[in-house]
RNA sequence: GGAGUCGGCCAGGCAGUCGCCGGCCCUGGGCUCCGGGCCCAGGGCGGGAGGAAAGUCCGGGCUCCAGCGAGACAGGGUGCCAGGUAACGCCUGGGGGGCGCGAGCCCACGGAAAGUGCCACAGAAAACAAACCGCCAGCCCGUUGCGGGCCGGUAAGGGUGAAAAGGUGCGGUAAGAGCGCACCGCGCGGGUGGCAACAUGCCGCGGCACGGUAAACCCCACCCGGAGCAAGACCAAAUAGGGGAGCAGGCGGCUUGUCCGCACCGGCGUCCGCCCGGGCUCCCGGGUAGGUUGCUGGAGGCCCGCGGUGACGCGGGUCCUAGAUGAAUGACUGCCCUCGACAGAACCCGGCUUACCGGCCGACUCCUUAC
RNA sequence: GGAGAGGUGGCUGAGUGGUCGAAAGCGCUCCCCUGCUAAGGGAGUAAGGGUUAAAAGCCCUUCGAGGGUUCGAAUCCCUCCCUCUCCG
Numbered sequence: 001g002g003a004g005u006c007g008g009c010c011a012g013g014c015a016g017u018c019g020c021c022g023g024c025c026c027u028g029g030g031c032u033c034c035g036g037g038c039c040c041a042g043g044g045c046g047g048g049a050g051g052a053a054a055g056u057c058c059g060g061g062c063u064c065c066a067g068c069g070a071g072a073c074a075g076g077g078u079g080c081c082a083g084g085u086a087a088c089g090c091c092u093g094g095g096g097g098g099c100g101c102g103a104g105c106c107c108a109c110g111g112a113a114a115g116u117g118c119c120a121c122a123g124a125a126a127a128c129a130a131a132c133c134g135c136c137a138g139c140c141c142g143u144u145g146c147g148g149g150c151c152g153g154u155a156a157g158g159g160u161g162a163a164a165a166g167g168u169g170c171g172g173u174a175a176g177a178g179c180g181c182a183c184c185g186c187g188c189g190g191g192u193g194g195c196a197a198c199a200u201g202c203c204g205c206g207g208c209a210c211g212g213u214a215a216a217c218c219c220c221a222c223c224c225g226g227a228g229c230a231a232g233a234c235c236a237a238a239u240a241g242g243g244g245a246g247c248a249g250g251c252g253g254c255u256u257g258u259c260c261g262c263a264c265c266g267g268c269g270u271c272c273g274c275c276c277g278g279g280c281u282c283c284c285g286g287g288u289a290g291g292u293u294g295c296u297g298g299a300g301g302c303c304c305g306c307g308g309u310g311a312c313g314c315g316g317g318u319c320c321u322a323g324a325u326g327a328a329u330g331a332c333u334g335c336c337c338u339c340g341a342c343a344g345a346a347c348c349c350g351g352c353u354u355a356c357c358g359g360c361c362g363a364c365u366c367c368u369u370a371c
Numbered sequence: 372g373g374a375g376a377g378g379u380g381g382c383u384g385a386g387u388g389g390u391c392g393a394a395a396g397c398g399c400u401c402c403c404c405u406g407c408u409a410a411g412g413g414a415g416u417a418a419g420g421g422u423u424a425a426a427a428g429c430c431c432u433u434c435g436a437g438g439g440u441u442c443g444a445a446u447c448c449c450u451c452c453c454u455c456u457c458c459g
Base pairs, nucleotide, nucleotide: 001367002366003365004364005363006362007361008360009359010358012336013335014334015333016332017331018330020048021047023045024044025043026042027041028040029039030038031037032036050342054353055352057351058350059349060348061347062228063227064226065225075224076223077222078221079220080094081093082092083091084090095109096107097106098105099104110219111218115217116216117213118212119211132158133157134154135153136152138150139149140148141147142146166184167183168182169181170180171179185208186206187205188204189203190202191200192199193198232293233292234291235290242284243283244282245281246280247279250262251261252260253259254257264278265277266276267274268273300319301318302317303316304315305314306313307312337340372458373457374456375455376454377453378452381397382396383395389442398416399415400414401413402412403411417433418432419431420430421429422428435451436450437449438448439447
């Protein structure tokens, strides 16, 4: 100098003017249940989006519902090991596998010798393996450097397929074959190291028994009650409906209740018949509109020390930083620069994922050059 | 703000691991029938790219997009995008 890897931070800046949202203080006025509270007007002070506020994919807090002794069933989720955490599917460290020269990066990574299912087409055969071609022994026939048939052996070769039941070599054989042997691979048991996953060129055994698929059912281990701030709590109109009190009323009856019968009005399309209901005032409780609250100071940020490889924990100091409910961040002017991306809180946190112009800092790797 | 369902030819819509680029209906094109039309009957018909002088045929890709599991994905899993419905 070039090429890269990992981690952290920033997200146009400054000044002025006019606005928007909410907070605190002061002054004046009004109302009131009067050392207070509410409303109106004016003034002053300071505050006002993000690293993802997003997707709503996980985990919690909080609230209500259900249940109550926990558990089981069903359903769902997680899935190498250990740790961190309020918890997690997150994070850290480690193991195993893969990629890269390397710094580093990636992995849905339990169980297929518990069971069941599936493996289309092709192929002889697709899972207690299997003779299509080929190879070989025997027998028979035609024949004579060969061909055919029958009956057997054979998984070394060909061919099919995503996948054909350890690999290489030597021996062996009629031809072959873990049939035998050596090496490699694999499995089981023990020892050793490690908390464990796991490792092992330490020992012994087994000729090999075990195809793939669990993002198929399932098994094993662990976790999960449901709903979500439009949760929930409080205050509370008008109208309708419920209960109660009082008043009014066409006639009749008694057991004196607004009980029964008749009549009137309304409804069942009409007659008949049947059923239901009946006016006014006040009070009570439930609920609606509406309002208040939940609402932001919290598993909070920053700094220092200690413990830990680390995630993180403990202790001390310090700081306060949006809370709307048609929903606030804007507009204009001037100057400067590297000319500005993705994008806007709605109960709150911890993560993950996705979107994103660029810039800065730190640690590290590789190549080249110089010393 | 919160919760749920869905995306397949021009339209509706079935298909939930395999000969599936894909049933059926509507639509569209052509033919038959008729003097003509409607109705009826029959056949065909997804799109894009490549090959070709052109057409037919053939090949490749596509089931919202991307990635994964599997021998094999419209179907199973993950991440995005879009649409619809419900909750005061």